Predicted 3D model of a 73-nucleotide RNA (transfer RNA) from Phytohabitans houttuyneae. Taxonomically the source falls in Phytohabitans (Bacteria, Bacillati, Actinomycetes, Micromonosporales). It matches the Rfam family "tRNA". Gene Ontology term of the family: triplet codon-amino acid adaptor activity. The family's RNA type in Rfam is transfer RNA. The sequence is in RNAcentral, with records from Rfam.

[in-house]
């Protein structure tokens, strides 16, 4: 330098054909306990890497850039 892949909650990841953004763990509150943990109930947490485009509507499709991984040279 060229090809491919990747980016979504604090972490690991779903969301398969464009139509209300989710799970587990972690965190907070409550119940239970002498207390802690566990268990149970509830809760908070997101500009979906950035910028544009297409569309009535984009995490999803298209383009550029960036991060990380990988292959070739």
């Nucleotide at each position: 330098g060229g090809g491919g892949a990747u980016g979504u909650a604090g972490c690991u990841c779903a969301c398969c054909u464009g139509g209300u953004a989710g799970a587990g763990c972690a965190c907070c509150u409550g119940u239970c306990u002498u207390g802690c943990a566990a268990a149970c109930a509830g809760g908070a947490g997101g500009u979906a890497g950035c910028c544009g485009g297409u569309u009535c509507g984009a995490g999803u499709c298209c383009g550029g850039c960036c991060u990380u991984c990988u292959c070739c040279a």